A computed fold for a 476-nucleotide part of an RNA from an uncultured prokaryote, annotated as small-subunit ribosomal RNA, 3' major domain.
The RNAcentral record of the full RNA draws on ENA.
Its mean pLDDT, the model's own confidence on a scale to 100, is 81.
[in-house]
Context: one part of a larger RNA
RNA sequence: UGACGGGGGCCCGCACUAGCGGUGGAGCAUGUGGUUUAAUUCGAUGCAACGCGAAGAACCUUACCUGGGCUUGAACUGUGCAGGAAACUUUCCGAAAGGUGGUCCUCCUUCGGGACGGCUGUAGAGGUCCUGCAUGGCUGUCGUCAGCUCGUGUCGUGAGAUGUUGGGUUAAGUCCCGCAACGAGCGCAACCCCUGCCCUUAGUUGCCAGCAGGUAAUGCUGGGCACUCUAAGGGGACUGCCGGUGAUAAACUGGAGGAAGGUGGGGAUGACGUCAAGUCCUCAUGGCCCUUACGUCCCGGGCUACACACGUGCUACAAUGGCCGGUACAGCGGGUUGCGAUACCGCAAGGUGGAGCCAAUCCCUAAAAACCGACCUCAGUUCGGAUUGCAGUCUGCAACUCGACUGCAUGAAGUCGGAAUCGCUAGUAAUCGCGGAUCAGCACGCCGCGGUGAAUACGUUCCCGGGACUUGUACA
Numbered sequence: 001u002g003a004c005g006g007g008g009g010c011c012c013g014c015a016c017u018a019g020c021g022g023u024g025g026a027g028c029a030u031g032u033g034g035u036u037u038a039a040u041u042c043g044a045u046g047c048a049a050c051g052c053g054a055a056g057a058a059c060c061u062u063a064c065c066u067g068g069g070c071u072u073g074a075a076c077u078g079u080g081c082a083g084g085a086a087a088c089u090u091u092c093c094g095a096a097a098g099g100u101g102g103u104c105c106u107c108c109u110u111c112g113g114g115a116c117g118g119c120u121g122u123a124g125a126g127g128u129c130c131u132g133c134a135u136g137g138c139u140g141u142c143g144u145c146a147g148c149u150c151g152u153g154u155c156g157u158g159a160g161a162u163g164u165u166g167g168g169u170u171a172a173g174u175c176c177c178g179c180a181a182c183g184a185g186c187g188c189a190a191c192c193c194c195u196g197c198c199c200u201u202a203g204u205u206g207c208c209a210g211c212a213g214g215u216a217a218u219g220c221u222g223g224g225c226a227c228u229c230u231a232a233g234g235g236g237a238c239u240g241c242c243g244g245u246g247a248u249a250a251a252c253u254g255g256a257g258g259a260a261g262g263u264g265g266g267g268a269u270g271a272c273g274u275c276a277a278g279u280c281c282u283c284a285u286g287g288c289c290c291u292u293a294c295g296u297c298c299c300g301g302g303c304u305a306c307a308c309a310c311g312u313g314c315u316a317c318a319a320u321g322g323c324c325g326g327u328a329c330a331g332c333g334g335g336u337u338g339c340g341a342u343a344c345c346g347c348a349a350g351g352u353g354g355a356g357c358c359a360a361u362c363c364c365u366a367a368a369a370a371c372c373g374a375c376c377u378c379a380g381u382u383c384g385g386a387u388u389g390c391a392g393u394c395u396g397c398a399a400c401u402c403g404a405c406u407g408c409a410u411g412a413a414g415u416c417g418g419a420a421u422c423g424c425u426a427g428u429a430a431u432c433g434c435g436g437a438u439c440a441g442c443a444c445g446c447c448g449c450g451g452u453g454a455a456u457a458c459g460u461u462c463c464c465g466g467g468a469c470u471u472g473u474a475c476a
Stems, first nucleotide, its partner, number of pairs: 001476002003473003007470002010467004015460002019424005026315008034306002042053002064301002067298004077123003080119002083116001087103003092099002106115003126290002130287002135284002137279003140275001142273001147186006153162003166177003192267004197235007206225002211222003238261001241255005317417001321375001323373001325371001334363002338357002343352003383414001388409007430452007
């Protein structure tokens, strides 16, 4: 100087408290451990691994296993050799890869050759082989915590100190005051994006607002940009104003006006560093190793196994409910190998068909809610839907291993969950649906979007994590 302390005083955070809803019990989905296996490819392992890499394992992917093949190789560059370019193929064999036949006989040229494929040798390729404790890059984490340092000066023999401590204050090393310090940098804040109010500009969305026409009805039509909206520019909030408190400061507290008030709400943004944290399987790369194999092609299998254990979710156990019927209101976003309306067929998944849309124009109807009805009081039920049987639909060469969905039948556990434990302070929790990426098909996951919309916070004694001061130390 740090680190540590079941040392001290100070401060903060959904850390506790006060509340609301869960997990832990059930079934299922998914990941992991374990076990099994020819293989169940590999990585990730307290917080910070475990719906993680994987924004999509039937083949492919695929790295794993069995078997069948190849050896300058599937792909790349150069060189040498020969040539009848490539290319096509319903010959046959084979599970395919491939092998073996058949057809064809090109183009450019400076006439040397080249394009193109073949053969063979060579130089080399190739490796998701190893080492993340050789590395780059990228990322997690403490933590969006308020810290981390430097120059000059001064003090100290020196390591170092001072500044950065102190008194206030703040979300903040934020600002003020004081001070052997005076300044500065990286962080904080602001500048950026979305959202909340207004104005201007602009009108193939919106409006009968005002006019006209028309309909069973509808901006449907003429017409118009007022309003809504869209999207570009601007205004607006700065403790600016007033009262009180305060050191007359910084600031705090109350008020006015205002759409908004003291960082308005949300996002992006992550200092010096820590964990030899993670990644050699994104990529790049040193070294090591393999080179008729640890490379490469193909069929099939596996990654989907299942006495069990754990994590994360979904659905429930019902009446604030399940069921039937008609009916109302969104916002993101996507669409040409695409989204697909009206209509017809089917109980349905879906099929036929194809209007419109390269999209403010079409796809395009949200669901909870509200209304009507029967269930009729707590029952394993008109709760719950697992499991299983049969019949189907769709995608795709192909759904046996191993897809999703539909119909009929079947109707399991489950009556609110031990110890323990998680999230959340407002348009939040809870609850309800919708869209998207990946994607032929496959979501209860992920990333977004809107609808409905709470309760509680006295406070900082305690638990956890953190910040600064001080103190002890046989630790570095």